This is a predicted structure of a 685-nucleotide part of an RNA (large-subunit ribosomal RNA, domain II) from a mouse gut metagenome. It matches the Rfam family "Bacterial large subunit ribosomal RNA". Its family is annotated with structural constituent of ribosome and ribosome in the Gene Ontology.
[in-house]
Context: one part of a larger RNA
RNA sequence: GCCUACGAGUUACUAAUCACUAGCGAGGUUAAGUGCAAGGAUGCACGGAGCCGAAGCGAAAGCGAGUCUGAAUAGGGCGGUUAGUUAGUGGUUGUAGACGCGAAACCUUGCGAUCUACCCUUGGUCAGGUUGAAGGUUGGGUAACACCAACUGGAGGACCGCACCAAUAAACGUUGAAAAGUUUCUGGAUGAACUGAGGGUAGGGGUGAAAGGCUAAUCAAGCUGGGAAAUAGCUCGUACUCCCCGAAAUGCCUUUAGGGGCAGCGUUGUAAUAAAGAGUCUACUGGAGGUAGAGCUACUGAUUGGAUGCGGGGGCUUCACCGCCUACCAAAUCCUGACAAACUCCGAAUGCCAGUAGUAUGAUUUACAGCAGUGAGCCACCGGGUGCUAAUGUCCGGUGACAAAAGAGGAACAACUCAGACCAACAACUAAGGUCCCCAAGAAUAUGCUAAGUUGAACUAACGAUGUUUUGUUGCAGAGACAGCUAGGAUGUUAGCUUGGAAGCAGCUAUUCAUUCAAAGAGUGCGUAACAGCUCACUAGUCGAGCGACAGAGCGUGGAUAAUGAACGGGCAUCAAGCAUAUCACCGAAGUUUUGGGCGCGAGAGCGCGGUAGGGGAGCAUUCCAUUCAGCGUCGAAGUCGGAUCGUGAGAUUCGGUGGAGCGUAUGGAAAAGCAAAUGUAGGC
Repeated sequence: GCCUACGAGUUACUAAUCACUAGCGAGGUUAAGUGCAAGGAUGCACGGAGCCGAAGCGAAAGCGAGUCUGAAUAGGGCGGUUAGUUAGUGGUUGUAGACGCGAAACCUUGCGAUCUACCCUUGGUCAGGUUGAAGGUUGGGUAACACCAACUGGAGGACCGCACCAAUAAACGUUGAAAAGUUUCUGGAUGAACUGAGGGUAGGGGUGAAAGGCUAAUCAAGCUGGGAAAUAGCUCGUACUCCCCGAAAUGCCUUUAGGGGCAGCGUUGUAAUAAAGAGUCUACUGGAGGUAGAGCUACUGAUUGGAUGCGGGGGCUUCACCGCCUACCAAAUCCUGACAAACUCCGAAUGCCAGUAGUAUGAUUUACAGCAGUGAGCCACCGGGUGCUAAUGUCCGGUGACAAAAGAGGAACAACUCAGACCAACAACUAAGGUCCCCAAGAAUAUGCUAAGUUGAACUAACGAUGUUUUGUUGCAGAGACAGCUAGGAUGUUAGCUUGGAAGCAGCUAUUCAUUCAAAGAGUGCGUAACAGCUCACUAGUCGAGCGACAGAGCGUGGAUAAUGAACGGGCAUCAAGCAUAUCACCGAAGUUUUGGGCGCGAGAGCGCGGUAGGGGAGCAUUCCAUUCAGCGUCGAAGUCGGAUCGUGAGAUUCGGUGGAGCGUAUGGAAAAGCAAAUGUAGGC
């Protein structure tokens, strides 16, 4: 992991409440018990104690269709126009283990020191080698000691190193050879050493050279039985079918936040309203309101530039007061520009409330009662707060979707686009989206654009550029433009100043002049120390038709960088199979239609049948009981294997094989009444 069996809303109570069924009814009903009947379960009769109801209000005395409060005959609170009660069944609740399994823990009775910690008593063990303390002896030495040397001696939590004890490092082992080991290396090895046997200390206790260590593979409180089915607002699981409806993830409160209570939203029943129309929708009419926008010499606040300049600063002057000046700051006022969630002289659209109307819709509405679930939501778009106008962020409001929604499209993809699946069909039309091939349908038609494979469904900026198409404005041009080529581009003059120099070209000055000219600047750039030199403006000739400048739009281009190779879904595609505009056709879904069938609601016409939590309804199967079929069965029961038929389904019937002794139909009743899951339990494989 699989198979088989077992495995979870039960039972009790003269409990509570609601519904249904039945009896009696202003009443209803007996309990214990007694008697009778009966084989028994039990049935029938008696039994009125008691209970519920028929009257309430008040704390109570008490009063009473009223009563309490109150001074009140006021006002207000609770009552008053009657339907109950007994039993059965079902839903739910309460008390019990109360749907099942599950703690860590707490208390209590005992059992443990054969493991291990420490202690007591009594025993045992430590190869071999090394070092050489005190003391001693002899000799030297001293006044005597001291002291020195040699020898002797054999001390030590001494040294090296087996046994023994330990466990430093690494590898292996890790469903092991082993629930702590093996190998190699390592520490101690006469000591606070190691060890045998016997004995002692016991659970909030022991023992501890102290690690919360050890106390029998168990220790921040051992193990065993019991309280005990502790408690678990937590997790997991909770078993057959079909039919109808169908949520919530919000508000307030909560020692409350992953739990609850009340409300909201669901369902079932009853009632009300009713074709003289609830609710919804649309139109109109009337309202409330201060958002979007806008505005601000309409307030509060903030604010650009200018004018004016209260007041102040600074300077001058003065003994002081005055006074004068200002490229300073600056109130208030005026002109001008412009801002605001907590500004408003103004002010929408929607939405909301009410009324009226409708040849719109048609109970979708409301109340009460039973039963719930929900009270973690999430995404997209719109209006905002917060954040970085960050987040699949977070917090509100509106709508939709998912949740609880399948189908088609989007390559794939809860939420996007289209669209809401009762069942069947080898029928049709469409939606979004598509029509070269993968892949159903156009290499469709017409006109442009793009050359970047841009693009062909993730996204990309500032800025840069004679890419290219197109629109507009403007200038030059057969009196010859633009580009190229040929030639000229001069003179006063090296303008003046400055300067070492300054000659068109370092710099400064400027009625930057004048002359000759077809034209030529007191000079556009390069260049020289300064000149020179090259060149330009400008002009002529040649050539022969368009040539510039500016602004806008379309499609492209650079900018363009991420970690395996890889961001049209791929192949691939260039007058496209790309982009733009226009048109026709086709494909395309569980949408719509067609044909057939089923079910729900409804008198019918007709309308409806996606669905989690959840509410309601109708059934199937299993075991047992009662009655029933004068039921079936060794001429073959149950079980089991296979086929066929029937039923929407749970399932049922039948035929054949196997099996070898019990079993069913119908109508009721009662449950140890249905398994895929609980790291479920047991067995097997």
RNAcentral holds the full RNA, with entries from SILVA.